[in-house]
The RNA shown here (c-di-GMP-I-GGC riboswitch aptamer) has 81 nucleotides and comes from an Actinomycetes bacterium.
RNA sequence: CCCGAAAAUGGCAAACCCAUCGCGAGGUGGGGUCGCAAAGUCACGGACCUGAGAUCGAUUCAGGUGGCCGGACUACCGAAG
Numbered sequence: 001c002c003c004g005a006a007a008a009u010g011g012c013a014a015a016c017c018c019a020u021c022g023c024g025a026g027g028u029g030g031g032g033u034c035g036c037a038a039a040g041u042c043a044c045g046g047a048c049c050u051g052a053g054a055u056c057g058a059u060u061c062a063g064g065u066g067g068c069c070g071g072a073c074u075a076c077c078g079a080a081g
Base pairs, nucleotide, nucleotide: 002081003078004077011036012035016031017030018029019028020027021026034067040073041072042071044070045069046068047065048064049063050062051061052060
C1' cells in the first nucleotide's frame, strides 16, 4: 500500500412516526435501528426520480437521489493473505 476478522474502539442511520421547508422529486431537526468497512465528502460520467415548456412521443431547460453504479478526495483498527 492492497485487504477486511466470529477482533477492539467507536461511528452512521433505511423503512416508519412527529415537526418543518419545497409545486414536486426530496431536504432539515427529533425519535427510530433495515442495514453499512467508508452508509465520510464531491452530482464529473451513467442510471433513476421531479417540475416546466412543448407534447403522441422524442428532445430541451431547471432540480433531486452519494444508502443505485462507476469515479475522485480524505479516514479509525489491525487478524489471515
Model confidence (mean pLDDT): 84 of 100.